[in-house]
RNA sequence: GAUUAACGCUGGCGGUGUGCAUAAUGCAUGCAAGUCGAACGGGGAUGAGGCUUCGGCCUCAUCUCAGUGGCGGACGGGUGAGGAACGCGUAAGUAACCUAUCCUCGAGUGAGGAAUAACCGGAAGAAAUUCUGGCUAAUACCUCAUAGUGUGCUGGGGUAAGGCCCGAGCACUAAAGCUACGGCGCUCGGGGUUGGGCUUGCGUCUUAUCAGGUAGUUGGUAGGGUAAUGGCCUACCAAGCCGAUGACGGGUAGCUGGUCUGAGAGGACGGCCAGCCACACUGGGACUGAGACACGGCCCAGACUCCUACGGGAGGCAGCAGCAGGGAAUAUUGCGCAAUGGGCGAAAGCCUGACGCAGCAACACCGCGUGGGGGAAGAAGGCCUUCGGGUUGUAAACCCCUUUUCUCGGGGAAGAGCAAAGACGGUACCCGAGGAAUAAGCCUCGGCUAACUACGUGCCAGCAGCCGCGGUAACACGUAGGAGGCGAGCGUUAUUCGGAUUUAUUGGGCGUAAAGGGCGUGUAGGCGGCCUGGAAAGUCCUCUGUGAAAUCUCCCGACUCAAUCGGGAGGGGUCAGAGGAAACUUCCAGGCUUGAGGACAGCAGAGGGAGGUGGAAUUCCCGGUGUAGCGGUGAAAUGCGUAGAUACCGGGAGGAACACCGGUGGCGAAGGCGGCCUCCUGGGCUGUUCCUGACGCUGAGGCGCGAAAGCGUGGGGAGCAAACAGGAUUAGAUACCCUGGUAGUCCACGCCGCAAACGUUGGACACUAGGUACGGGGGGUAUCGACCCCCUCCGUGCCGAAGCUAACGCGUUAAGUGUCCCGCCUGGGGAGUACGGCCGCAAGGCUAAAACUCAAAGGAAUUGACGGGGGCCCGCACAAGCAGCGGAGCGUGUGGUUUAAUUCGACGAUACACGAAGAACCUUACCAGGGCUUGACAUGCACUCGCAAGCCAAAGAAAUUUGGCCCUCCUUCGGGACGGGUGCACAGAUGCUGCAUGGCUGUCGUCAGCUCGUGCCGUGAGGUGUUGGGUUAAGUCCCGCAACGAGCGCAACCCCUGUCGCCAGUUGUUUUCUCUGGCGAGACUGCCUUAACAGGAGGAAGGUGGGGAUGACGUCAAGUCAGCACGGCUCUUACGUCCUGGGCUACACACACGCUACAAUGGGCGGAACGAAGGGCGCCAAGGAGCGAUCCGGAGCCAAUCCCAAAAAACCGCCCCCAGUUCAGAUUGGAGGCUGCGACUCGCCUCCAUGAAGGAGGAGCUGCUAGUAACCGCAGGUCAGCAUACUGCGGUGAAUACGUUCUCGGGCCUUGUACACACCGCCCGUCACGUCAUGGAAGCUGGCAACACCUGAAGUCGAUGAGCUAACUUUACAGGGGCAGUCGCCUAAGGUGGGGCUGGUGACUGGGGCG
Repeated sequence: GAUUAACGCUGGCGGUGUGCAUAAUGCAUGCAAGUCGAACGGGGAUGAGGCUUCGGCCUCAUCUCAGUGGCGGACGGGUGAGGAACGCGUAAGUAACCUAUCCUCGAGUGAGGAAUAACCGGAAGAAAUUCUGGCUAAUACCUCAUAGUGUGCUGGGGUAAGGCCCGAGCACUAAAGCUACGGCGCUCGGGGUUGGGCUUGCGUCUUAUCAGGUAGUUGGUAGGGUAAUGGCCUACCAAGCCGAUGACGGGUAGCUGGUCUGAGAGGACGGCCAGCCACACUGGGACUGAGACACGGCCCAGACUCCUACGGGAGGCAGCAGCAGGGAAUAUUGCGCAAUGGGCGAAAGCCUGACGCAGCAACACCGCGUGGGGGAAGAAGGCCUUCGGGUUGUAAACCCCUUUUCUCGGGGAAGAGCAAAGACGGUACCCGAGGAAUAAGCCUCGGCUAACUACGUGCCAGCAGCCGCGGUAACACGUAGGAGGCGAGCGUUAUUCGGAUUUAUUGGGCGUAAAGGGCGUGUAGGCGGCCUGGAAAGUCCUCUGUGAAAUCUCCCGACUCAAUCGGGAGGGGUCAGAGGAAACUUCCAGGCUUGAGGACAGCAGAGGGAGGUGGAAUUCCCGGUGUAGCGGUGAAAUGCGUAGAUACCGGGAGGAACACCGGUGGCGAAGGCGGCCUCCUGGGCUGUUCCUGACGCUGAGGCGCGAAAGCGUGGGGAGCAAACAGGAUUAGAUACCCUGGUAGUCCACGCCGCAAACGUUGGACACUAGGUACGGGGGGUAUCGACCCCCUCCGUGCCGAAGCUAACGCGUUAAGUGUCCCGCCUGGGGAGUACGGCCGCAAGGCUAAAACUCAAAGGAAUUGACGGGGGCCCGCACAAGCAGCGGAGCGUGUGGUUUAAUUCGACGAUACACGAAGAACCUUACCAGGGCUUGACAUGCACUCGCAAGCCAAAGAAAUUUGGCCCUCCUUCGGGACGGGUGCACAGAUGCUGCAUGGCUGUCGUCAGCUCGUGCCGUGAGGUGUUGGGUUAAGUCCCGCAACGAGCGCAACCCCUGUCGCCAGUUGUUUUCUCUGGCGAGACUGCCUUAACAGGAGGAAGGUGGGGAUGACGUCAAGUCAGCACGGCUCUUACGUCCUGGGCUACACACACGCUACAAUGGGCGGAACGAAGGGCGCCAAGGAGCGAUCCGGAGCCAAUCCCAAAAAACCGCCCCCAGUUCAGAUUGGAGGCUGCGACUCGCCUCCAUGAAGGAGGAGCUGCUAGUAACCGCAGGUCAGCAUACUGCGGUGAAUACGUUCUCGGGCCUUGUACACACCGCCCGUCACGUCAUGGAAGCUGGCAACACCUGAAGUCGAUGAGCUAACUUUACAGGGGCAGUCGCCUAAGGUGGGGCUGGUGACUGGGGCG
């Protein structure tokens, strides 16, 4: 795009078409084929006339009924079951045929006869129907006559033949009448027309998992049969015939003109219309006839239905309507013969469910309408909103206009050539009136694909054509608003073509994506070198015929247009015939030598087969020497060995394989081939150009060869070695390693026929740059010599132009450019599987599906990431050291548990002395209880009060409440400020979401990286730059380079500190100096060497002097909604807020970070030194009291001035003497101090007493490279009080670094990858469960077509015909002819039987798919 469509929602009108696709299922009822009285006789009714014995008879007319007879029921109408066929299409043939009616021509139409239906009577039956007696007519039937160019027979001629044409003889065969007198008929023959029969070439679906089929089969002769040919049938004879160009069998199907699609070639389809065929309940059969084996005829069999009096009968909608049924689904039991057409008739006419119309259905196509113009305050409402507005939207309202359609009224056809006659139809059409009136929906809006927001929902409900949406902000679900598309329709489903060059003729491929047969040989077939002549099959040109009509295209015309219809032209074939051309292909004939082959002369070689032969080595046996081990491994053990191994020497046996040469080498078709010699044998290369003369290439089937393993029979067996045994390894180890070891490996013969049988690259030929190496030959040049150099043929490799390729790559050995032939492919899985067939001894091989399932599977390349890959290099990463942690007690944090609550967050590194720079109340977010509700806090409005705050008293646990005292300011006198109360807006939330966010932070990591512009390369992803050679702490710098530059990072700029100078200095000290502050100097590779770097000198400092601040692109949906901010959601007399008390401090336990120790480098006591940095409305001196915490005291200091403040370790002296201690200090008792409203839960400190664990800490882990670690104290923030934590400060002050193998982390290059939420990845198989389809299977049960035998209806044919018998003959006896009956052949159907093919089902079982 299309449709005979259906379904969902919706639906105004008209025109034209179409309408059981399924059950060729079954059918009630009505209708669908009759007509003719001008072929014939009669019955009935009515009327008329005549006659009458009044019973009736005769004649005529009209109507009617059946019958005889004629023509038609073979057309028209339906359906598509069957059929793969001369059925259909196309083109021919018929010298092998027929043709009623019609036309035309010729001839004829004479004479007679016998019956019979109707009818009348009788009989049987329920009926259908039948029997019997009698009468009768004809255009019914019969005989005779006549007749030819008719038919048959005999014979002659023509012709290629013949049934054709021309003669002859014999025999046979015709007729019908009617009439209105005009005619209409009848018979024979010739011709024509029309319609058919038969035959032939070509075309006409699928399957080879159907490969052989066939006995009337193929042909002949004779006969039968037919309109006619023919095995169509019969007898006899022969043994043929068909088949890989697909016979036979299975499946499916009416065929065509055409229809749909497509650029076309094609593909799919065959509804309506038209041509042909087939069928008419299923099967068989004939009769009649011009025509049938007959839809609305007959006979028989079968199934089914109906009637029945049970004895018998009837029926056939796949005609039109209609019913039932089936189905997703398909209409009225309508009108009319007016038109067209058909039958009959002389005609009028009759019949006609053909047909013409109407009805139903948006089923399809086409046309029309549902209004047009104006109209902005951009109304209201809806929706959204950033609250400003936007949008619906000129849309509506409103004003003006129109009337297609609609309703009503009036008129009213054509269709009808002819007097009448119109179903449609009071229709189309016309006129008038009325009134915007009667008339819009459906689908979609994530991408493809035109169209976006809000709310609801929360992996639910749902959507979905593919990709995919939905787990709390969904443009994807549902609804709404808006938008897009189409529009009386719109969507969905189904089918088909296209897109799909995705079966490739046009027009594809096969190295790696699916795909080259393992290799050869060769049959059929396909294809084939140069020249000449001929033929004309292919080919090309012209003409003729045909290719029905309709359809299609173009033009013109008729319905207002269109759809539709009409006219004209064109187009359409692998068609047939005629004439011509001869280049190419083909065929015939002749020739040629370049393809191919041969000859001759040489050459190389693991080419093949057979026989023989050699040495080295392993093992075994014998002998000798000799002694304790050998062997084996990562290390071992099993094993061998004192019965003498291993080792060494000598001798022997046996089997297998052939070191070195040996090669990127050679040979072979492939598999493959390796010591040496002999014999037999295949192929190749070079040279000569002698011979043949296209003898060639490829090759479906076929045949042969075909590694290893395996199989059979018989040998052989040294080594090796599946299976097996043992030892190890391991969580296990049916493995890798070790010790043994059997088949096998070897030989002969026979099978097997698979391999990553690979160059993953079929064979042949030709053409298209080179370079280089090796192997085998030939030649030139040159020479003593092939030493060099050059040319050439064949082979084997590498690198590469052009070209090809998706890329990788290939590239004269093509994967380039061409020709020919073969094989093979068509998404992944299922599956190289099942079934079937063939082969095999078996193992198995060859051939080879489907159901089902997935939205991919795959190739090449790219960037990352990763690797128990490689290279290079860093880091307290390891190593080397020092001090620790992990064990103890205590402090703190966390988990867990507990609890009314133990508020919350943080969870590897990157949570856990973290948020907390300090929870008794407060903090506080938690719990219990008591209160408040515009609120503890903000803003605004309205009303009201003139308060309030503060103080006092009472109640209460407090919040709070009540009472009293007190009672504001400005003012223009309206009011305002401030505050209280009431009410309305609102406040408030440490409630949720860090996975909606901002900001901030951690980590990789202070690691050296991360990118861009332009250019270049690549189809592209992308690369290059940024890689390479050096170098650095560094992508730091230098050199090189299709790159050149640049940015963020690095470095530097900043701060502190180290040296010096200058200036200033109130407080140190007092010239100096130190210190403080400020400003400078100095270090910049300046100098040597040098590309850069590394190194050196001088110097306080040297290559970053030390420290800090500074953290690229990014990663972890890392952390934080509880610091703050913020979207959304939630609560609103509570999830808000106030208060009291409690809790965050619990305690069997586990972890983390610390403190103090375990002691003698120590502890205690005494003495006596040295510092930096800080803080201060607080620190507080001196002095005094107390053992002490502390208290009294108050000087000084707003601070370089005063205070905190004593620094401590260190140093000196004394004691302790290795012990649970004069170590250690937990715990507990008592007594005090301080802060604070308040130390019970729950603070710190002091004194006295008490004196726990702990004797250096398992696996493991942490920090640190120099003023560092370690040790020592000091200060600060927080803070009323509380520091073992944190942040700073100084004092004392080490050890070690060989080095980069290893651990962890990181950087660069490279490599592999099936990974890309990226190795914490991906992923394989079993097992378990669910589900689906499928194979096998004892069986069970259907279908189909044959076969054998039995039975065998109707019926044709044949035989018989003693029974019956009108026409003719007859001598009247009979005969001829006919019929019944009987028999025979054939045969539908039925029965029996064994097989074949193909389904369903089946306990159990096999694998497979998905989850």
The RNA shown here (small-subunit ribosomal RNA) has 1411 nucleotides and comes from an uncultured bacterium.
The coordinates come from a structure-prediction model, not an experiment, and the mean pLDDT is 84.
Rfam family: Bacterial small subunit ribosomal RNA. Rfam links the family to the GO terms ribosome and structural constituent of ribosome.